[in-house]
Context: one part of a larger RNA
RNA sequence: UGACGGGGGCCCGCACAAGCGGUGGAGCAUGUGGUUUAAUUCGAUGAUACGCGAGAAACCUUACCAGGGCUUGACAUGCGCCGGGAGUGCGUCGAAAGGCGCGCGCCCCUCGGGGCCGGCGCACAGGUGCUGCAUGGCUGUCGUCAGCUCGUGCUGUGAAGUGUUGGGUUAAGUCCCGCAACGAGCGCAACCCCUGCCGUCUGUUGCCACCACCUUGGGUGGGCACUCAGGCGGGACCGCCGGUGACAAACCGGAGGAAGGUGGGGACGACGUCAAGUCAUCAUGGUCCUUAUGUCCUGGGCUACACACGUGCUACAGUGGCCGGUACAGAGCGCAGCGAGGCCGCGAGGCCGAGCGAAUCGCCCAAAGCCGGUCCCAGUACGGAUUGGAGUCUGCAACUCGACUCCAUGAAGUUGGAAUCGCUAGUAAUCACGCAUCAGCAUGGCGUGGUGAAUUCGUUCCCGGGCCUUGUACA
Numbered sequence: 001u002g003a004c005g006g007g008g009g010c011c012c013g014c015a016c017a018a019g020c021g022g023u024g025g026a027g028c029a030u031g032u033g034g035u036u037u038a039a040u041u042c043g044a045u046g047a048u049a050c051g052c053g054a055g056a057a058a059c060c061u062u063a064c065c066a067g068g069g070c071u072u073g074a075c076a077u078g079c080g081c082c083g084g085g086a087g088u089g090c091g092u093c094g095a096a097a098g099g100c101g102c103g104c105g106c107c108c109c110u111c112g113g114g115g116c117c118g119g120c121g122c123a124c125a126g127g128u129g130c131u132g133c134a135u136g137g138c139u140g141u142c143g144u145c146a147g148c149u150c151g152u153g154c155u156g157u158g159a160a161g162u163g164u165u166g167g168g169u170u171a172a173g174u175c176c177c178g179c180a181a182c183g184a185g186c187g188c189a190a191c192c193c194c195u196g197c198c199g200u201c202u203g204u205u206g207c208c209a210c211c212a213c214c215u216u217g218g219g220u221g222g223g224c225a226c227u228c229a230g231g232c233g234g235g236a237c238c239g240c241c242g243g244u245g246a247c248a249a250a251c252c253g254g255a256g257g258a259a260g261g262u263g264g265g266g267a268c269g270a271c272g273u274c275a276a277g278u279c280a281u282c283a284u285g286g287u288c289c290u291u292a293u294g295u296c297c298u299g300g301g302c303u304a305c306a307c308a309c310g311u312g313c314u315a316c317a318g319u320g321g322c323c324g325g326u327a328c329a330g331a332g333c334g335c336a337g338c339g340a341g342g343c344c345g346c347g348a349g350g351c352c353g354a355g356c357g358a359a360u361c362g363c364c365c366a367a368a369g370c371c372g373g374u375c376c377c378a379g380u381a382c383g384g385a386u387u388g389g390a391g392u393c394u395g396c397a398a399c400u401c402g403a404c405u406c407c408a409u410g411a412a413g414u415u416g417g418a419a420u421c422g423c424u425a426g427u428a429a430u431c432a433c434g435c436a437u438c439a440g441c442a443u444g445g446c447g448u449g450g451u452g453a454a455u456u457c458g459u460u461c462c463c464g465g466g467c468c469u470u471g472u473a474c475a
Base pairs, nucleotide, nucleotide: 001475002474003472004471005470007469008468009467010466011465012464013463015459016458019423020422021421022420023419026314027313028312029311030310031309032308033307034305035304042053043052064300065299066298067297068296069295070294073124077123078122079121080120081119082118083117084116087104088103089102090101091100092099093098106115107114108113126289127288129287130286131285135283136282137278138277139276140274142272147186148185149184150183151182152181153162154161155160166177167176168175192266193265194264195263197234198233199232200231201230202229203228206224207223211221212220213219237260240254241253242252243251244250316416320375321374322373323372324371325370326369332363333362334361337356338355341352342351343350344349382413387408388407389406390405391404392403393402429451430450431449432448433447434446435445
C1' cells in the first nucleotide's frame, strides 16, 4: 500500500422485510450428468455451464460409427510433358459414390497459342487433429457499481502519502464549502434512438367533418379539417412562488403544464479481476497426420434409458369446463411467396383460383372479455399422458426419427417436504398475435399489443457492493 475480520461508523441494491405469482410433488417437452452403445461427434461446469454454442440433427447439416471408394486429391496457385471439346444422352455393374462401353457434340485466335477438361509428374493442397496455460478478435462476470489514474507542487530516508480525506448534498469522485495543494484524463451525466404533448410541411391511408351520387360498403365524385403516416421544429431548466439550509450546493411543498425534479424505455460497460470462455465462427504461433487424423458415398448415430439435476409447458378445476351468440389490437411478413373467394371433406386438408413485389391485395375470424345456456363438487362434462385404428401435408425418402387431423382409449395428478426463484407499474399475473431459423417441424428464442393488481413499517438480520476508520503473525 492492499487484502481479510463471526471489528466499528456512514450509505446503497427486489438484499431482507411487506406483498403477488411460481419452482421443488404429477404427466410431458427440452438441456445436462450418469449409464449404455459400433457410434451415442465436440465444446460450455458455483455465482458467470445445464430451452447454452444450435435463429430448426429424417438425408443434407455432421464434425461420430460401420461398410464401399479416391490419392495432385472435394477446394487454391504455378510449372513440365501427353491427349482432348467443356458438356450431355443411352446401356451396363453398383446401395450410392463411382467404374466400363456406345453415341451426339465448343469459344477466342495474330494460326504460335489461349480459355476449358482429362492423364502422368513436381511444388503443394487438406485437417471441426492438439495446445484458449503461446495468441488476435469477440464475449461473460464483478457492475451502470462510482470508481480508476496522471502532470506539477508539497510532505516523507524510503515504499508511499497528499490531491481522491473533512462538513453538507446527489442516482453519481453529482455539485457546493473547506483544505498544501493546483489542474487534468478515463469513467458519471449530456450529446444518439424509441415513447408521451404541441406546432408546421406533405396527403391515391383516414373522414359524411362539408356537398353530391349510389348495387350501402368511404363504394364513387369532391375535400386534407380530423385520425394516421413520416420529415422538421417547439417543449422541462429546480425556470417561477413559498419554506428549510452556511447567504452555498441542494432538499421539501405549491402553481402552471401532456409531462416534472435523470418523465418512461433502449443503446452505451472506466482502470482492472477470474492464466474466466471460445484454436469448432474467423484469424493465428508451435506441434502432429499425409493411399490418411485428408476426401466422396450409402446406411446408422447425435432421438439410446435402471436413474439424478436444471429450465419450461399442461394441469390438479366453479374467479372453472363445455356449447351458442357477439366486441375491440399492435407489431410484423409475403413472388419457387402471401393466397381472397367458390366447390369438396367431420377435420387436418384438397381442387379451381381473383388480387398483391403490397399504408392499395393477402396472412387476419385476435384471445382473454361480454351476453345466454349447461355441468353441481365427483378423479367428474376436471385433466389430458398413453395406446389402438383411420387419415392429411411436406419431402427422393417420415421404420429407426416429422408435424397435424378424426374416432376410440382415457394414466398420473385433489396445490406439492426440506429448500428455493422472479417481480416496485402499465410492472407482476394473465390472454392471444407476429417474426427469425425453415421443404416440413417451436411448450424454446426475439418482438407485439389486450386485460391489469398487491405491497414497501423499516434497514436489526441473510446476500452483494461503495466510502472512512481500526486490528493483523497474510501478500